[in-house]
RNA sequence: GAUUUAUACAGAAGAGGCGAGAGACAGGCUCUGCGACCCUCUGGCAACCAACUUUAAGUCCGUCUGUUGACGGGUUGGAAAACCGGUGCCAAUUCCUGUUCCGGGUAAUAGUGCUUCGGAAAAAUAUAAAUU
Numbered sequence: 001g002a003u004u005u006a007u008a009c010a011g012a013a014g015a016g017g018c019g020a021g022a023g024a025c026a027g028g029c030u031c032u033g034c035g036a037c038c039c040u041c042u043g044g045c046a047a048c049c050a051a052c053u054u055u056a057a058g059u060c061c062g063u064c065u066g067u068u069g070a071c072g073g074g075u076u077g078g079a080a081a082a083c084c085g086g087u088g089c090c091a092a093u094u095c096c097u098g099u100u101c102c103g104g105g106u107a108a109u110a111g112u113g114c115u116u117c118g119g120a121a122a123a124a125u126a127u128a129a130a131u132u
Stems, first nucleotide, its partner, number of pairs: 001132008013042005021031003025098004043090003048086002053080003057076008094124001099121005104115004
């Protein structure tokens, strides 16, 4: 770099350094010399991976039972918890929109066009995990 899967309306900042742009791209909009972005330290959020504890539910096996079901074990997995490890994240919903479809509005006889509006799906991007 590529592929696959999952997630993206929640959450979480202080100090020091540097000194001009930053928010992926385009348009908008926003942040920024009251120092952004970035880097370092410290702190935090979260719960993807790994590990671990408790517990509902599904399913499989075994035993008991006339049946319902009960008990034990395995597995999938929702929820809770967050101590060590691998990441991630700590302005704005991924800041909003971008492509297609549906609805609304609007122009027109119509095909169809436009759209600061609403919805759905996708794409793109980011992150994690796995593979290459």